The RNA shown here (Glycine riboswitch aptamer) has 96 nucleotides and comes from Lichenifustis flavocetrariae. Taxonomically the source falls in Lichenifustis (Bacteria, Pseudomonadati, Pseudomonadota, Lichenihabitantaceae).
[in-house]
RNA sequence: ACAAGUGACAUGGGAGAGCGUUCGGGCCGUAAGGUCCGGGCCGCCGACGGAGCAAAGCCCCGCCAAACUCUCAGGCAAAAGGACCGUGUCACCGAA
Repeated sequence: ACAAGUGACAUGGGAGAGCGUUCGGGCCGUAAGGUCCGGGCCGCCGACGGAGCAAAGCCCCGCCAAACUCUCAGGCAAAAGGACCGUGUCACCGAA
């Protein structure tokens, strides 16, 4: 000095599950009807968040993981969100 690693930002990719039903309200419309929001009911999803657990280990009445499990919240057309992955920049750290 660099590689790798960590973090932040930007950017690209990014799954699953009913555009369910009913009631109320708003808007458009002569009306039929359409559309948006909220409440109830049933069905479902897990890759934001949250919660639970193994062995080994440890400071040993216990502590301790996840993409596993549970669905509280969230979500089930599009949009938004989205674990995770790629790329770039900056910062930290820093081998051979």

It was read from a public genome assembly, where an Rfam model found it.